[in-house]
RNA sequence: UGCAUCGAAAGGCAAACCCGCCGAAAGGCGGCGGCGCAAAGCCACGGGUCUAAGGGCGAUUGCCUAUGACAGCCGGGCUGCCGGA
Repeated sequence: UGCAUCGAAAGGCAAACCCGCCGAAAGGCGGCGGCGCAAAGCCACGGGUCUAAGGGCGAUUGCCUAUGACAGCCGGGCUGCCGGA
């Protein structure tokens, strides 16, 4: 100096609920809140999940479809703070 492991302090992020705004929805953003998180920082690349406006099929309210989402579902890639053994 690098990697792995353990765990302390400081600091960080912020689930659900509720409120407001955006959106067809899934969901996102802000406030509140704190379930959890050592990458819960970033990237939809592989798998997976959610939605179905538009489109297609059908004809009684249905089915299929992502060009829409989820990084706090798993894997992969990129980047990175504190400081002790």
The RNA shown here (c-di-GMP-I riboswitch aptamer) has 85 nucleotides and comes from Alicyclobacillus cellulosilyticus. The coordinates come from a structure-prediction model, not an experiment, and the mean pLDDT is 83. The organism belongs to Paenalicyclobacillus, within Bacteria.